Record summary:
This is a predicted structure of a 349-nucleotide part of an RNA (small-subunit ribosomal RNA, central domain) from Petunia axillaris subsp. axillaris. The coordinates come from a structure-prediction model, not an experiment, and the mean pLDDT is 82. The full RNA is in RNAcentral, with records from SILVA.
[in-house]
Context: one part of a larger RNA
RNA sequence: UUGGGCGUAAAGUGUCUGUAGGUGGCUUUUUAAGUCCGCCGUCAAAUCCCACGGCUCAACCUUAGAUGGGUGGUGGAAACUGCAAAGCUGGAGUACGGUAAGGGAAAAGGGAGUUUCGGUGGAGCGGUGAAAUGUGCAGAGAUCGGAAUGAACACCAACAACAAAAGCACUCUAUUGGGCCGACACGACACUGAGAGACGAAAUCUAGGGGAGAAAAUGGUAUUAGAUACCCCAAUAGUCCUAGCUGUAAAUGAUUGAUACUAGGCGGUGUGUGUAUCGACCCGUGUAGUGUUGUAGCUAACGCAUUAAGUAUCCCGUUUGGGGAGUACGUUCGCAAGAAUAAUAACUC
Repeated sequence: UUGGGCGUAAAGUGUCUGUAGGUGGCUUUUUAAGUCCGCCGUCAAAUCCCACGGCUCAACCUUAGAUGGGUGGUGGAAACUGCAAAGCUGGAGUACGGUAAGGGAAAAGGGAGUUUCGGUGGAGCGGUGAAAUGUGCAGAGAUCGGAAUGAACACCAACAACAAAAGCACUCUAUUGGGCCGACACGACACUGAGAGACGAAAUCUAGGGGAGAAAAUGGUAUUAGAUACCCCAAUAGUCCUAGCUGUAAAUGAUUGAUACUAGGCGGUGUGUGUAUCGACCCGUGUAGUGUUGUAGCUAACGCAUUAAGUAUCCCGUUUGGGGAGUACGUUCGCAAGAAUAAUAACUC
C1' cells in the first nucleotide's frame, strides 16, 4: 500500500461534548483544478520486441522501425467531484403551543422496623445438623401511646418509566436539563471525529464529621486427618455526610455512531387524530420509544431478523497463532495503591 474481519473464535474506546481532518440533500448557471479525448515534445546509447541483411547455419553483429507507462505543453468535452454565484425545503436547529414521565441537585417533613436508654416483671435467653463460645439475679429474654440515634424507604411495582453512560423509587416545595407530539419562520446551518475536555458503579486513599444495622480484617466456639474455610458468637476499617483523590468493572446488548431501504402477527408506554357517546371506555389510524414471535436475507453454527448480526453509504476505533504479557524498559498521570501507553523482546509450543 492492497485485501479480510470485529454478538459468542483475536478484535467496538465505559459514555458524551467537540477542534483539526474526512464525508455530505435538491435545482439552475459559471469555471475547468480533479476527470475524459485528440495532437506535439521528452524519458541517452546499449538491452527487450519486430523486419531486412552479414558471418556456410546458429549464438553473435549491423541497419531501420516500434509498443506500454510517466511527465510537460497545447486544443477540446462538461456528465460526475471541486470552485464561484443564485435559489429550494424534504435533512438539522429554534421563537411558540400542548402533554406525559420524574432524571439530577437543595431544603423541609413522614411512618414501619432494628439497636440503645427508661418503666413493669423475675429465670433463663440465644444459637445449631447437633453443640459450644456468648449473654443473664450487678435483673437478661418477655412486655409498655416513654426517650434517643443512624441508615434504608415495605405494599403500589410491571415483561413499566426516565437518563449519554455510570445510574435513578417514602411525601411535599422550589429550581433545572432532556425527549415526544403539533404548528410557524430561517434555509444545508449536517454526519463522524485523531489529539483535547467533561462525566464515570463498587472498592481504595486524604481531611473533618457521623456510626443504628449488617460487616472485609481479626479473636473465639465448632466441624475436620488438617480447616488460615463453609455454620455459630463477637467485632474494627469501610458502608453514611462534606470537600478532594482515583479513573477502573463480565463499565454487557460481550453488538461504535449517523442515514436510507427491505413481509407480517401479538403486547405494554407517551402523544396526536377519526368514528361513536351525555361522558368515559371500546374500535380504527399517524408518530416516538420499548418487548415478544417470525418470513426473505445473512451466519461456521448458535442465532439475528424494520431496535438486523439483512441491503447500501460515510467517519472513527480496533484485530493478525498460543504462551511469555497487558508484562519489562522508557514516558505521562497519581499522596499512595496503581492507571495509561507498550514490545515481531529473549525463550518456548